[in-house]
RNA sequence: GGAGUUGACCUAGACAAUCGCCGCCUGACUUGCUUGCAUUUCAGGGGGAGGAAAGUCCGGGCUCCAUAGGGUAGAGUGCCAGGUAACGCCUGGGGGGCGUGAGCCUACGGAAAGUGCAACAGAAAAUAAACCGCCUAAGUGCCUAGCACCGGUAAGGUUGAAAUGGUGCGGUAAGAGCGCACCGCGCGGCUGGUAACAGGCGUGGCAUGGUAAACCCCACUCGGAGCAAGACCAAAUAGGGAUCCGCUAGGCGUGACCCGCGCCGGAUCCGGGUAGGUUGCUUGAGGCUUGUGGCGACGCAAGUCCUAGACGAAUGAUUGUCCACGACAAAACCCGGCUUACAGGUCGACUCCACCU
Numbered sequence: 001g002g003a004g005u006u007g008a009c010c011u012a013g014a015c016a017a018u019c020g021c022c023g024c025c026u027g028a029c030u031u032g033c034u035u036g037c038a039u040u041u042c043a044g045g046g047g048g049a050g051g052a053a054a055g056u057c058c059g060g061g062c063u064c065c066a067u068a069g070g071g072u073a074g075a076g077u078g079c080c081a082g083g084u085a086a087c088g089c090c091u092g093g094g095g096g097g098c099g100u101g102a103g104c105c106u107a108c109g110g111a112a113a114g115u116g117c118a119a120c121a122g123a124a125a126a127u128a129a130a131c132c133g134c135c136u137a138a139g140u141g142c143c144u145a146g147c148a149c150c151g152g153u154a155a156g157g158u159u160g161a162a163a164u165g166g167u168g169c170g171g172u173a174a175g176a177g178c179g180c181a182c183c184g185c186g187c188g189g190c191u192g193g194u195a196a197c198a199g200g201c202g203u204g205g206c207a208u209g210g211u212a213a214a215c216c217c218c219a220c221u222c223g224g225a226g227c228a229a230g231a232c233c234a235a236a237u238a239g240g241g242a243u244c245c246g247c248u249a250g251g252c253g254u255g256a257c258c259c260g261c262g263c264c265g266g267a268u269c270c271g272g273g274u275a276g277g278u279u280g281c282u283u284g285a286g287g288c289u290u291g292u293g294g295c296g297a298c299g300c301a302a303g304u305c306c307u308a309g310a311c312g313a314a315u316g317a318u319u320g321u322c323c324a325c326g327a328c329a330a331a332a333c334c335c336g337g338c339u340u341a342c343a344g345g346u347c348g349a350c351u352c353c354a355c356c357u
Base pairs, nucleotide, nucleotide: 001353002352003351004350005349006348007347008346009345010344013322014321015320016319017318018317019316021048022047024045025044026043027042028041031038032037033036050328054339055338057337058336059335060334061333062226063225064224065223069259070258071257072256074222075221076220077219078218079093080092081091082090083089094108095106096105097104098103109217110216114215115214116211117210131157132156133153134152135151139149140148141147165183166182167181168180169179170178185204186203187202188201190199191198192197230279231278232277233276240270241269242268243267244266245265250264251263252262253261286305287304288303289302290301291300292299293298
């Protein structure tokens, strides 16, 4: 100097002025009354869309069914150990794969419980097999020749994603774990580690493929509906009409079915009224700082802060200076994650290559 890997943060602006919108607090004022609330106006003070607010994919808080238990089916997760309210999330580690490397990916329990599948090609694809080949020791015919019969063989070659241990040496008629060495595999035990696993030792016969993101088996987990949940106030109407089932042998009760439990009526259709207001609604598994424990996720302690709560839906306009400004993009009960989209900028650590000293 170049090319990469990875972590964290900012992010449609900052400062100043003028006008405008929403909500809260303080003070004064108008009106009403139940004397402490509501309402009207003014002044002052503070605050007011994101890193993903998105997807509605997971997990919960909260509300209701509701008094709510067990099982079957079904669904989800799937290496080990931790974190967390919990999770399919996060952290650390292990195995496997990719990369020169920093690093990245992982749908990672079980194939000796069973079933299924692997087209085509190939001799042959699970308990198989001889197409091209190799051999002639032994037996027969014949004789120029392994030429023919019979026999042996799976080392070499073909096909395929995959051919039933691999490499080398010896041996053999030619070969083959036939024998040996090393590797691999099975069995046994030792060491390290909480564990997943890793390493060594001994021994054995050279033999027991693949696929479960196929069905399946195993382990663990699992009520439902959802802020349009629910609660309260006010007002209005028709406390209406019809049909069917049933009254403990029955029916109904927020996923399916069964048992249990609770209740005594339940279901469908027609017609009419209201759909207005308050609340839920933002103080939280909350943020920040410091210390401390831990490799880390995170925990503990102390201090400090209150950071949008709209309701046909609030943050807009103008001027000046600076600037990087062009992307993806607007809260609607809240929180922890994951996934997706994406312009620009800042800081840190690490890897490889080239050159110079």
Molecule: Bacterial RNase P class A
Organism: Pelagibaculum spongiae